[in-house]
Formats: sequence, C1' cells, structure tokens
RNA sequence: GGGCCUGUAGCUCAGUUGGAAGAGCGCUACAAUCGCACUGUAGAGGUCGAGAGUUCGAGUCUCUCUAGGUCCA
Repeated sequence: GGGCCUGUAGCUCAGUUGGAAGAGCGCUACAAUCGCACUGUAGAGGUCGAGAGUUCGAGUCUCUCUAGGUCCA
C1' cells in the first nucleotide's frame, strides 16, 4: 500500500426482505426476608463508530473517513 471482517445500552450480543431498536448480565426502586443473598414486579440507561447520499422511510443499501482484527505484498 491492497483485500476481507467487525463497530448497536456499563459488559456480552441479537436485530429476518428497509417500516423506525431488543435480550442476558449489570444498575435503581419496590415487594418478600429479622437482615443479606436468591426470587418477583416496575423503571432508568442508545445522536446504532463519524460524515454525506438514495428513499415517503436507513441499524440495514451506496460513498468517504475512522478504530480494531485478519490475510497478501
């Protein structure tokens, strides 16, 4: 320098054919317990790596950039 893959909640990861974002663990409150843990109920937490484009509509498609991994030189 070139090819490919990955980037989504604090962490690990889903997200189908483009219809508008979820799970588990963690966190907070409440219930339960003498209390803790476990358990149950409810809740908070996301500019979907950044920018632009296509579209009525983008996590998803296109381009550029960026971080990491891998292969080739």

Description
This is a predicted structure of a 73-nucleotide RNA (transfer RNA) from a Chloroflexota bacterium. Taxonomically the source falls in Chloroflexota (Bacteria, Bacillati). Rfam family: tRNA. It is annotated as a transfer RNA.